[in-house]
This is a predicted complex of two RNAs, RNase P RNA and transfer RNA, with 499 nucleotides together.
Formats: sequence, structure tokens, C1' cells
RNA sequence: GCAGCGGAUCAGGCGAUCGCUCGCGGAGGCCGUCGCAAGGCGGCGCCGCGAGAGGAAAGUCCGAGCUCCACAGGGCAGGGUGCCGGGUAACGCCCGGUGAAGGUGACUUCGAGGAGAGUGCCACAGAGAAUGAACCGCCGCGCCCGCCGGCAACGGCACGCGCGGUAAGGGUGAAAAGGCGGUGUAAGAGACCACCGCGCCCCCGGUAACGGGGGCGGCAUGGCAAACCCCACCCGGAGCAAGGUCAAGCAGGAGGCGAUGCGGCACGCGCGCGGCGACGCGAGGCGACCGUGAGAGGGCUGCCCGCCCGAGCCUCCGGGUUGGCCGCUGGAGGCCCGCGGCGACGCGCGCCCGAGAGGAAUGACCGCCAGCGGGAAGCGGGCGACCGCCCCCGACACAGAACUCGGCUUACGAUCCCUGCGACC
RNA sequence: GCCUCGUGACGCGACUGGGUCGCGGGCCGAUUGUCUAUCGGAUGAGAGGAGUUCGAUUCUCCUACGAGGCGCCA
Repeated sequence: GCAGCGGAUCAGGCGAUCGCUCGCGGAGGCCGUCGCAAGGCGGCGCCGCGAGAGGAAAGUCCGAGCUCCACAGGGCAGGGUGCCGGGUAACGCCCGGUGAAGGUGACUUCGAGGAGAGUGCCACAGAGAAUGAACCGCCGCGCCCGCCGGCAACGGCACGCGCGGUAAGGGUGAAAAGGCGGUGUAAGAGACCACCGCGCCCCCGGUAACGGGGGCGGCAUGGCAAACCCCACCCGGAGCAAGGUCAAGCAGGAGGCGAUGCGGCACGCGCGCGGCGACGCGAGGCGACCGUGAGAGGGCUGCCCGCCCGAGCCUCCGGGUUGGCCGCUGGAGGCCCGCGGCGACGCGCGCCCGAGAGGAAUGACCGCCAGCGGGAAGCGGGCGACCGCCCCCGACACAGAACUCGGCUUACGAUCCCUGCGACC
Repeated sequence: GCCUCGUGACGCGACUGGGUCGCGGGCCGAUUGUCUAUCGGAUGAGAGGAGUUCGAUUCUCCUACGAGGCGCCA
């Protein structure tokens, strides 16, 4: 210099001027409203001080906190995850390891459970694509015809046809029925043998995934599970427009569905009888309450069971308001140090408080300094390539909190560390 | 802000692992004196990027774009 790989850090600094949002304090200006007034409340404005976006605030892809709904039970369905061990509040995240693949390397990638539980698919090509295939080829036997040899019987060769053997070779394909070499054979073949692969068993190491070694089986044997599925584990739903509270305002109409039954009587009203009356007794008419039965609909958002609420519910056409406050930021918070751990991380001590807006604030401009890039001339150094100083110009990315965290992914600027190659000293 | 869904020629749709297909529009040619209609022909696409697979419009992930829904009172 070129090419590349993973990681760390920062997200320019200081000052002046003019603005924006919020909080606190001050002064008491204007407007509205209530009130006889004093004064209260609300809004706008003035002065001072303080604070004011991110590594991704983004996508909303995962996991939680928080809130509400039955504190959410059982089964089915559905969804998700998928080597092993650990971390964590939790995760599909992170760390460490194993295996496979890629790269010269720094290093990277992996949805890496199961195809010997079952079902399904494997287009085109090809003979054959899975309880196993013969197209060409190779080999054996038989037949017809031809040729050659022979006196003859007969023998040999070649084409063709038929029957059979064969997975060595050719060809097709992404994939061809373990691979390769040898023995063997008519030709061949795990038919047999060595090595490798695969499966099973045993031993050793390791928490485990797995690794190493030995033996056995001769191999009924392919791929796809980001196809259905099986196995293991996990999952209730909705989301701050959750939810709570205050205030203001209006106007209802149409259609549909629906239990209101029985028993009791400490209560209230009413009833009957007794009593002058307070009251007592009785009956059980109405209401309330208790028990029981029925019950549309609603609730754990797909279904069933089970449970709870239950007298109203559903649909359509309309009406009013588009307000205030809480939730709302002190939290699985941040930083430094020490200890444990390879690490993710955990524990302990100390310090700090760092936006809370609501159509939504954090901006504009100027000067100086630092870094980056480019440039003609000058000065200094060096044999030289070039380096340093000075001067001028230019650019400075991606992007804006909206209940809050932990991650992932995506967008993006600069610097440093790292790897390989080449050149020079 | 939150939730859900979808992207294919110029427009509208079929295809849901194996040749990208149909209708309409636009273009060219034939027919006609001309236009329409009719007939024939050609052009033209799976939003972008990765992964699984022998093979992806289809299955999975990321990004981009678009659409729809969700407030309170009575």
C1' cells in the first nucleotide's frame, strides 16, 4: 500500500447572541370567571436560576415488569423452542464447550432432536426414484441362416431371435441401492478379505454433548420433518387509546332474545283477630332478606367440562364530548473499586439522580481550538520516495424519547487494536 | 401510540413446491374508403435481500412499501 476479519471507544469541545419545553423562586402586568367587597381560581405574559434525546430513541421481531379481565382449574385444539452445560426476573438472548461445513489466516456459519413409529413427496430426464430396476453392454444355453476347416462324424466364427445370469462398465439424474482395492467367477456380485463408512455391544476420559480404543454384524439399504407427524420442554388473554378519578354536555328511536317459580318469616308497608292503649297473636298480599329451581347473555377471546356474575342483553339508526389530574418515571438504575468465575455474570463497599412533552420542546447562527480530506506556492529535513511546519478551501454521518426495562435486527460516521499478501529499510 | 393483514405484467385475478397462466388495456399486422367490432402476432411480472431444499411465487427470517381496526359518556 492492497484485501479482509472480529472487537473496543467516541458520537467533537469551549465561549457569545437569539429562541423552545419543564421545574423552582420572585415581581405583581393583562384577560376571563366567582364574589357586595376583601379576595379566590384559571389562562396569557415579565425577571432570575436549574435541567433538557440515542447507540440505535427506529423496526415492533422476541422476553419481562406494570394494569385490567375468575388470581386464570382440567382436557382437546393451537402456537413456540429444539447438540450439551451454564448465566439471567425471563427469553427464540448471552457465555463456554462438542460436532459438521467454509476460509491460507484473523475468524465465520449452523432451525445440529427423530427418516429403524406411521403417512406423504422425489417434477423433467432416465430401463429403473424405493417390501428393489436390465436400455446399451458383459456372460451362458438353445434355434435359424451364412462363412471357414474337414472325406465324413463334427468343430470354430459372425449377424439375428428366444430363454436366463449379472449392478463391474456406459448413459440419465440433485440423488442409482455402502466406497475403494483385491480374491473369486462363464461374466459378475459383501459371495469372500483388508481399509474406510454405517449399526450394535463393551472399556476408558468427560457433569454432558461427545471423543479414543476393542469386538461383533456382512449391510433390508437413499433424500426431504423451515411436508404432515412423533418425542421433550414452554405458553391464560388483552394491552398505558391498559387502568383509575374528576368535570362538562345530550335525546332518544326501531327491531330481536330473555328467567322472574316454590318454600320460609328476625324486618317495613298493608290485612284479620284481641286489647282503652303500649302491644300481642295469626295469615303470608307486596317489598326486602334467606334457601332452592329456572335463566337470555357475559366472563378465562377456538371447542367441551367445570366455576363465577347474572336481569337485562344484542343489532341498527341517531345524540354529546374530543377536557383536567393520576398512572409517569428512583429503576431487574448508572459509575468507580475490590472479591469469585475461562466467560456470560454474581456478591460486597462507596458515590450519583440524569427529559417527562401531549399534534408533541432539546434549535439557529458566529468565533476559537482538536481531528479528517483536498490543494498551488513557500520554509526546514532527507541521496530519494517522502515527511514536518505554515496558508487556503471543504465536509462532519444515521437519525428525535412518548409507560418502563433486557435482548435481537436494521440504518450509519470516525479512531484504535487484529489477519493475510506484496514492496522497501 | 398499539394491534392485525397484504404486496405478482399497465390494471384485475387464477396458480400454493417442479413449464409463470387467463381476461382487459397499450403496440404491430390483416380486414374496411375510415373508425369500431373481428382475426393473427409479439412485448411485458412474482416488492428487495438472505436461508431450507436437487429445485421457492409458494416454506422460514430480515428490510421496504401499503391497507384496515382500536378513545370516553349516555
It holds a member of the Rfam family "Bacterial RNase P class A". The family's RNA type in Rfam is ribozyme.